[in-house]
Small-subunit ribosomal RNA from an uncultured bacterium, 1507 nucleotides, folded computationally. The RNAcentral record of the sequence draws on ENA, Greengenes and SILVA.

RNA sequence: GAGUUUGAUCCUGGCUCAGGAUGAACGCUGGCGGCGUGUUUAAUACAUGCAAGUCGAACGGAGAGUGUAGCAAUACGCUCUGAGUGGCGAACGGGUGAGUAACGCGUGGGUGACCUGCCCCGAAGACGGGGAUAACAGCUCGAAAGGGCUGCUAAUACCCGAUGAGAUCACAGGGGUUAGAGGGCUGUGAUGAAAGCGAGUGCGUUCUUAGAACGCCCGGCUUUGGGAGGGGCCUGCGACCCAUCAGCUAGUUGGUAAGGUAACGGCUUACCAAGGCGAAGACGGGUAGGGGACCUGAGAGGGUGAUCCCCCACACUGGCACUGAAACACGGGCCAGACACCUACGGGUGGCAGCAGUAGGGAAUAUUGCACAAUGGGCGCAAGCCUGAUGCAGCAACGCCGCGUGCGCGAAGAAGGCCUUCGGGUUGUAAAGCGCUUUUCGGGGAGACGAGGAAGGACGGUAUCCCCGGAAUAAGGCUCGGCUAACUACGUGCCAGCAGCCGCGGUAAAACGUAGGAGCCAAGCGUUAUCCGAAUUCACUGGGCGUAAAGCGCGUGCAGGCGGCCUGGUAAGUUGGACGUGAAAUCUCCUGGCUCAACUGGGAGAGGUCGUUCAAGACUGUCACGCUCGAGGGCGACAGAGGGAGGUGGAAUUCCGGGUGUAGUGGUGAAAUGCGUAGAUAUCCGGAGGAACACCAGAGGCGAAAGCGACCUCCUGGGUCGCACCUGACGCUCAGAUGCGAAAGCUAGGGGAGCGAACGGGAUUAGAAACCCCGGGUAGUCCUAGCCGUAAACGAUGUAGACUGGGUGUCGGCGGGGUAAAAGCCGUCGGCGCCGAAGCCAACGCGAUAAGUCUACCGCCUGGGGACUACGGCCGCAAGGUUAAAACUCAAAGGAAUUGACGGGGGCCCGCACAAGCAGCGGAGCGUGUGGUUUAAUUCGAUGCUACACGAAGAACCUUACCCGGAUUUGACAUGCAAGUAGUAGGGAAGCGAAAGUGGACCGACCCUUCGGGAGCUUGCACAGGUGCUGCAUGGCUGUCGUCAGCUCGUGUCGUGAGAUGUCCGGUUAAGUCCGGUAACGAGCGCAACCCCUUCUGCGUGUUACAGGUGUUACGCGGGACUGCCGAUAUAAAGUCGGAGGAAGGUGGGGAUGACGUCAAGUCAGCAUGGCCUUUAUGUCCGGGGCUACACACACGCUACAAUGGCCGGCACAAUGGGUCGCAAAGCCGCGAGGUGGAGCCAAUCCCGAAAGCCGGUCUCAGUUCAGAUUGCAGGCUGCAACCCGCCUGCAUGAAGCCGGAGUUGCUAGUAACCGCGCGUCAGCCAUAGUGCGGUGAAUACGUUCCCGGGCCUUGUACACACCGCCCGUCACGUCAUGGGAGUUGUCAAGGCGUGAAGUCCGUGGGCUGACCCAUCUGGGAGGCAGCGGCCGAGCGCCGGGGCAGCGACUGGGACGAAGUCGUAACAAGGUAGCCGUACCGGAAGGUGCGGCUGGAUCACCUCCUU
Repeated sequence: GAGUUUGAUCCUGGCUCAGGAUGAACGCUGGCGGCGUGUUUAAUACAUGCAAGUCGAACGGAGAGUGUAGCAAUACGCUCUGAGUGGCGAACGGGUGAGUAACGCGUGGGUGACCUGCCCCGAAGACGGGGAUAACAGCUCGAAAGGGCUGCUAAUACCCGAUGAGAUCACAGGGGUUAGAGGGCUGUGAUGAAAGCGAGUGCGUUCUUAGAACGCCCGGCUUUGGGAGGGGCCUGCGACCCAUCAGCUAGUUGGUAAGGUAACGGCUUACCAAGGCGAAGACGGGUAGGGGACCUGAGAGGGUGAUCCCCCACACUGGCACUGAAACACGGGCCAGACACCUACGGGUGGCAGCAGUAGGGAAUAUUGCACAAUGGGCGCAAGCCUGAUGCAGCAACGCCGCGUGCGCGAAGAAGGCCUUCGGGUUGUAAAGCGCUUUUCGGGGAGACGAGGAAGGACGGUAUCCCCGGAAUAAGGCUCGGCUAACUACGUGCCAGCAGCCGCGGUAAAACGUAGGAGCCAAGCGUUAUCCGAAUUCACUGGGCGUAAAGCGCGUGCAGGCGGCCUGGUAAGUUGGACGUGAAAUCUCCUGGCUCAACUGGGAGAGGUCGUUCAAGACUGUCACGCUCGAGGGCGACAGAGGGAGGUGGAAUUCCGGGUGUAGUGGUGAAAUGCGUAGAUAUCCGGAGGAACACCAGAGGCGAAAGCGACCUCCUGGGUCGCACCUGACGCUCAGAUGCGAAAGCUAGGGGAGCGAACGGGAUUAGAAACCCCGGGUAGUCCUAGCCGUAAACGAUGUAGACUGGGUGUCGGCGGGGUAAAAGCCGUCGGCGCCGAAGCCAACGCGAUAAGUCUACCGCCUGGGGACUACGGCCGCAAGGUUAAAACUCAAAGGAAUUGACGGGGGCCCGCACAAGCAGCGGAGCGUGUGGUUUAAUUCGAUGCUACACGAAGAACCUUACCCGGAUUUGACAUGCAAGUAGUAGGGAAGCGAAAGUGGACCGACCCUUCGGGAGCUUGCACAGGUGCUGCAUGGCUGUCGUCAGCUCGUGUCGUGAGAUGUCCGGUUAAGUCCGGUAACGAGCGCAACCCCUUCUGCGUGUUACAGGUGUUACGCGGGACUGCCGAUAUAAAGUCGGAGGAAGGUGGGGAUGACGUCAAGUCAGCAUGGCCUUUAUGUCCGGGGCUACACACACGCUACAAUGGCCGGCACAAUGGGUCGCAAAGCCGCGAGGUGGAGCCAAUCCCGAAAGCCGGUCUCAGUUCAGAUUGCAGGCUGCAACCCGCCUGCAUGAAGCCGGAGUUGCUAGUAACCGCGCGUCAGCCAUAGUGCGGUGAAUACGUUCCCGGGCCUUGUACACACCGCCCGUCACGUCAUGGGAGUUGUCAAGGCGUGAAGUCCGUGGGCUGACCCAUCUGGGAGGCAGCGGCCGAGCGCCGGGGCAGCGACUGGGACGAAGUCGUAACAAGGUAGCCGUACCGGAAGGUGCGGCUGGAUCACCUCCUU
């Protein structure tokens, strides 16, 4: 920086990603070289080999070889080898990280408290003696490992004596440095050394040549002073987590003495004292080697501690000492333990965390290589020997760096692949092809540096160079929805799968799989793991706390932090300079070497809260003297429900007594339970008792908060104002601590009127464990004493101080002014409110009572859930409080504001919405449609309003899509290509068949032509066809909200923004219609008007009619109506009301016309169309059947139930519209349907009978002379055909039905209602439907409370799929983690007791004993050793506790899971406002009581503020 909470927005906040890094691992892939790196796990166990030896110039001897002399024995030499005595080394080098939270490490100091082999410099010395012992030899034990005894021998091995410059110790003296001193100097005394060997023959002397001896030189030895380097010890400071570890400590803290050490020291012991450590974190627990450095980061930081360097620790585990200059010793020793091996069973042996290597563990980490050539180490005089240190090689893409896999030309843009809109595009100059080059590769040849010097090189015939050959030997991985660079096709169909987050997949997937293409890296590419960054997401740099997480309920106050003004001192902090140190490597800069780079050499720089010293003196600290403004006091006033105690009062409720009085009362939405004739309620009088104090009363007052309200008295705290008298910084804040702390609750005792959890009753309800009621009613509410310690304990705002425009109200005080006194007025201090400037804020809002600008101190927060929880601790009588996690889980949870939608919120307004009316539906029969059922099929669609006489404006066949059966396959239909075309196309007999079809006798046009052919037909190939699927892939069309008045835009303005404004407000309208106001001004789609019909009228034209100049009608063009006129009203408005005139009056009536959009609304079966499916079938044709079924339910209708009527007779008046495959007159036949007939009419010409009505008659209230269903018989018509399944006629039959429950529909005028007529479809018709036409022709509207729908404004919201929303808890099932749990298992550290190895030390030492002493031989002594005893002591055993962990019957809650069950708690006034604390109750959400909060809607009142 990005993604992710939302419809959108801003903020808060978490999660996730892009970067860098690695001792890595895994997957796919892999050409070369250089430089690095390579068991992070089992400090598991180790076979085998090697990793520390060397010296003959310390010593004796043995073996082998050899030389000289000799006959030989032998003598004298030389060389080599192994063992031994002795010396030096083995404490270095190499490995590992277990342990260790420690002076272990780092850094700076100290050591006057110390040591130091080998090396360097200096001083002094090295004299004289002695006794042994390995090797060896002999004997002997043992399987072995290993010993034992006897005897011999040497030394630079060991011992004694002498000497003492210096050293050490004791005593004495005296001076100085220091933080302190044990240092140093002088004197006296005492004590204690030594080792010799060797060659060179280098020098000198002596001797007899060879040569020998002595001395010097050299290395070696002894004592001692100093140095260098190394080490020990002490110390300031620095560096992990947990306080759910808060107290720890007996050698503990100190002293004295002794021991011990190289050295200080409780290091150890004895005695004495009782100290020591700790909130600045002791003690305990967990984890961990530390540093230089490494990774990351802008930095500050965070993380890490591989390789390289320094330090530490360890060496199978534990303990111990010995030797030594140094060890408590990786390749030494002893003991114990575990493990492993050998064994003759008696006993022995071993320690790879050295280099290789093996097994094992593990995701995982290499060769049992070469060489000492170089560097370095040990020994040696040296030659040299040893060296798995080291130098090299091998293996591994493990990392970093470099190189290559070719370069140029090359369009027919080849083939192939993929896509395609079929045109093409892309792969792609890519390939092929032509030319060139040779890094690399292969072959051949030459051939190093690394070696100071004659030789000697593991690497190595390597690097490098030359020649030849040939594009030859060499490319993959991941990704392509957004973040994030890169897109198409197919397959799949919430499957298979992907996924880092958001999320993809339910038939058109750029997200899965494959392919083509593309992108990014490249000998690598991805994934996983881990760290830093991003994350200002623990915020020192650099965050917050009114509402997002976050101010302790409120005081007092110790420690701590911070602290007013002036002056002086000081120099701890602070600042500057100098010096020291901060190893090397690393890092940065400069520069050099490998062809470059990685890598590496040289130089410089950088790096500390460090040390010493000098200086400065502002600020902080500190010391001292002052000051008064902070703070406190004094004096004088003042207000107050501040607190405690005692007393007093009246009103009201209830109860008791009495009186009056009579039938109800009470209560609710309505009721009931209850009370009452045994006298209630009501009313009057009297009495009792408890609790609370109306009015005053106010956003008013007081208090730290909780809280405080009648009156009086007493005690008592705090505050304000005025004066400027006193003290002189005495202050602010405050972890821990301590006090107070509503209500509920608890203990004990009182009290108990009213109210009232629980409980009981009545209602409500599906239920009602509630709301309502009642009359009940316990605890409680009240008092006393004591607990509890929590609340939405809220201003959701810690305390204190300072500063920063104003206005206004109110309470308390003071001053001025004013008044008779007040008040209003001006100023000021202290409170309590409101509105607002700047500023702040995510916004809301805050705004001198800050949430502004600063200071000091405290508390608190760090995603949601789990969880105001568990465990542990503390407190409590209990209830419980306080402190307070984790596993697991989610990709959010949230704040403010916006637009909508919604509300059993509000306001305003419309509509046949209600109301007022009229006629109906719902009951009956029938018609039609639908559901359901049935069926072989009952084809399909439409499904609340907005499906249901709808698609269908005509299902017997057809239609027809369905079922059964039969038949057919280029097809019933279109186009193209190829071939054929014969008597072709076409017609078509017999026969078969239900038909379709088959069959083909026979007949047979002989088409057009530009003469190529075309058309037709047959065959074949492409393809046709599909009412098969998807209306949730679509076009088009349609329904609905709704003919509702709305829906938007441009510019401007406001807002961080979503958005707002405009479109709001006041009027008005049918209307966002118009007017006025106005940060808006305009505009568009809608409204209206324009269009059509109708009503009045003029003109023109034409058909028609007739009475012949008019009428009617049709068409066209005009006129007329515009609130134009008058009055009233209104804002000088829009408009409204009334009136006149007029055929018509305020839109005259009707129609057409349907804004932005909503419902994934309807339709793939009207049509079109993407995709999918089908292709001898889901196509096509045909016969028959079905769509017409029938227990039932619904919808739309028709006809009725009758007298406003039925029937009979007579009489009257329409309009629309239709008609040549048609309408059909007259006439005739038939009761009639109808038949016959055919005039007339292509229609203002001909045809198509109006009915209700009126007049007269009859019926007389009945299942009828109502009603007509049903059924029988007989007919007619259409049609190929009326069986399933048509219509009509006549006769007969004569069902239900007597006006319709709940509920529900239409209609406001030429309307409803009633009456008939026409038309479309159509052969006919199931039409009572649909659509038109005319005839007759009403009633009612007070009004907008209510139901439904809609519009505008406003309000609340946890809704946005938008209330058909959201959402809570129990229960049931599954999965997961976790608490409790009788217990059980393991592990860790400590304690007590017992036992006690090795070993040091102490004691003893009767046994043994070489050096020294005594001695006269045997011997004695000193000293030593074995043995024994003791302290300590690893380990082991036992015991009781503690910590941690695993398992655990059962049990508690929690999280998650697809559409389970019960209810409906919350969000709107959520239908009882919600929530907090507490108590009781209930299947559950929850309910109720008490107190509290507003984070409650609405209405009204009061009050205040603004304009």